[in-house]
């Protein structure tokens, strides 16, 4: 930098001793013990593994190696291109499965909001404007995690 996901789920002990929830605001958690470190659990299923599927989607292949299956056309002269078809391999996608391994996570929706649009409400008023609200909706930004 790119892509996917972020409304589910899952805590005890020891050391330590005042902070923590990314920033800001709010609201929370915290001496009935925060951060951090260690131990033992747990959750989930991103990667890894396995299985099935796809009007065979993409690549490669179809003389043999090697499953099938080759056929036709054109140029050309033993090579190249194209079309139809084929189905083992790889990729991709979808679904399922496993939990050994690599990560991750284990208060609150990523705790909520922040920027934009819409809905709703209020007030002005003239072709709209301003404000409020979000335990109403959509998108964005930022962040987190995984994979590349």
């Nucleotide at each position: 930098c790119u892509c996917a996901u972020c409304g589910a789920g899952a805590g005890g002990g020891g050391c330590a001793g005042a902070g923590g929830g990314a920033a800001c605001g709010g609201c929370c958690c915290g001496a009935c013990g925060a951060a951090g470190c260690c131990c033992c659990g747990g959750c989930a299923a991103c990667c890894c593994g396995c299985c099935a599927c796809g009007u065979a989607g993409c690549g490669a292949c179809c003389u043999c190696c090697g499953a099938c299956a080759g056929c036709c056309c054109c140029g050309a002269c033993c090579c190249g291109g194209g079309g139809c078809g084929g189905g083992a391999c790889g990729c991709c996608g979808u679904g399922g499965u496993c939990a050994c391994g690599g990560u991750g996570c284990u208060a609150a929706u990523u705790c909520c909001g922040u920027c934009c649009c819409g809905a709703g409400c209020c007030g002005a008023g003239a072709g709209u404007c301003g404000g409020c609200c979000c335990c109403c909706g959509g998108g964005g930004a930022a962040g987190a995690u995984g994979a590349g």